Predicted 3D model of a 341-nucleotide part of an RNA (large-subunit ribosomal RNA, domain IV) from a Rhodothermales bacterium. The sequence was found in a public genome assembly. The coordinates come from a structure-prediction model, not an experiment, and the mean pLDDT is 86. NCBI's taxonomy places the organism under Bacteria, Pseudomonadati, Rhodothermota, Rhodothermia, Rhodothermales.
[in-house]
Context: one part of a larger RNA
Parts: sequence; C1' cells; structure tokens
RNA sequence: UCGCGGCUAAGGAACUCGGCAAAAUAGCCCCGUAACUUCGGGAGAAGGGGCGCCUUUCCACAUCCAAAAGCGUGGGAAGGCCGCAGUGAAAGGGCUCAAGCGACUGUUUAGCAAAAACACAGCUCUCUGCUAAAUCGCAAGAUGACGUAUAGGGAGUGACACCUGCCCGGUGCUGGAAGGUUAAGGAAGCUUGUCAGCAGCAAUGCGAAGCUCGCGACUGAAGCCCCAGUAAACGGCGGCCGUAACUAUAACGGUCCUAAGGUAGCGAAAUUCCUUGUCGGGUAAGUUCCGACCUGCACGAAUGGUGUAACGAUUUGAGCACUGUCUCAGCCGCGUGCUCG
Repeated sequence: UCGCGGCUAAGGAACUCGGCAAAAUAGCCCCGUAACUUCGGGAGAAGGGGCGCCUUUCCACAUCCAAAAGCGUGGGAAGGCCGCAGUGAAAGGGCUCAAGCGACUGUUUAGCAAAAACACAGCUCUCUGCUAAAUCGCAAGAUGACGUAUAGGGAGUGACACCUGCCCGGUGCUGGAAGGUUAAGGAAGCUUGUCAGCAGCAAUGCGAAGCUCGCGACUGAAGCCCCAGUAAACGGCGGCCGUAACUAUAACGGUCCUAAGGUAGCGAAAUUCCUUGUCGGGUAAGUUCCGACCUGCACGAAUGGUGUAACGAUUUGAGCACUGUCUCAGCCGCGUGCUCG
C1' cells in the first nucleotide's frame, strides 16, 4: 500500500449515473392505525408505550387429594434495588408519498440479462360429426382418446371494470358456378418414312393396307379470371382553400382524391424530432419527476384502448429515519505486500 473487521468530533447524501455500500429498523405484549378498495384487503400500515432483578400480596389452573399449606404454571396489585444500557449476547421488518409497466402465484437466457420478456385464469375467432380434425410414420400402426362439440386441434388477446368505431379496393380464407382460359388423355382431318404393286430400257417416279414421324379443329377437371361474403383474418383509417361586427380561431361552406378517411378514450407518453415545448407543483436552485395544455415529426381500440384494489429481488421521482457515501480524513485489530536486519 492493499484486503477484511471495528470505532469516530461537527455536519448528515453535500457522495454518486443512482443512498451503490454501510448504518438504521428488528422479538413479545398493550394502545393505535389513513387514502383507496374487487370489501377479502391495504395492515406488522403509520405512530406510541412496556420488558431486568428483589420483597410482600391476591387470583386462576395443574399436581396431590379429605382439606390446607408447600412445590409448579399463568396472570394481577403494591413497594423496592442496580447499571449508560433489562428482547442487556446471538438471531431477528427500515418506513412513507407519487407515477410507469405487468393483474396476481409462477417461468426464463445451466456459465455477464429475472425483466416491462414467457406463461397464466378469462375473452374471441377458426377447424373438427368420429375410421374426427391435427400430429408422427414408407407402411402397419400410434397419439388425439378408451375422449365425442360443456370435446379435441390451431391462432390471437391476456385477471377485473367500461368498452372495442369506419374500411372487403389489395392479400388471405369461405361460398358460387353462367361465361373465359386450361393439363394429361381422347380425337375428325392432315402429314413423314417404309413397302406389296404399277409405270419406265434404266436412273427413277407414283404408291393401297399396315406399321411409323409429326401437326391437329374439337373434347377435356380443379385452379386462375369472374361473382359474392368475411377485419377479435393480413392489414388500412387524406389534402387544399375560404368563412363570425377588435384580433385570433373556425361550429359553417367549397373543392380534389379514397375501399374508408382515426370514433371513444388517451396524449411532449417505455411513443414528441424541433424540446430543457408552455403553464402549474415540488427545490434556495429541478434536461429527471408529478399535474395540466394539445402544435399526436410518427397514440388509438383483442398487432387491443382507457382505468384499476392487491401483488413485484421490476423501473422512475420525492420525503422521514439513518449513517465515513461525502466535506476529509483519523485511529485500532488481523492478514498480505514492501523496507531494513
């Protein structure tokens, strides 16, 4: 010097990204306990008081039993004693206020992430009538299920409360079958080669049937085109201009485009670039925080919207208590290193 442990005047978070770490709280009994609330909770809320030992005495119970006393257990009353300190050591909640997220208990990155991620009960859509759908397997077969739509599979959302708007043009799915397109296959007809035969002096030419090469009108299912439905299917949910007797603003009007132009609710938000927006609160002073405003770069309704008691080794802000975190260091102990011998 470093590590671990202990103590510290005055101050008490001034430290720091942040009270990280440490300190503080702590047991039992009594009193007392708010907002809010799903009436269960919140709650050990918070906040107070008591606690040792000795003497006397009272009550209850148990033991014993005929009864009383004593001993024992528990409780009460009065008086007294000692220390800085009586849950005298050890073990053994810090608390409160406000907000975000997720309802909750649970699960997770074995070995840098425990969370707001996953799951969840509940809700919705969809498939499946039983040799079910779905899944595994080449198959046999098996799971589903020795179940039967109050069942089983898939998908999304995620307790509860209040709700969940408009768009089916695109994509998907479901239904439809008139028309168009159309594969293999079929096929009238045409065609290539070969050849009996015929013609020819020959070269060669023509050439039926059969076989063969190719073309092929026409025929030909689903699908696609087409017609409907469907958004808790994938998804989407406008622009410009004018207008009120101060100004400003625009309930109102015009116009273009669209499948339809964002409803309720929320909103500088885990979403706001400009931005430390503006106003209010808290502070002496607040890029964070809380409450508002709305100009939403680029919220928005089961890719759920808005609230919400309880819960959380969650995130953020504030306060009380408490402290060597700090002002600002010091001392002690143990260990290690270092220096000297």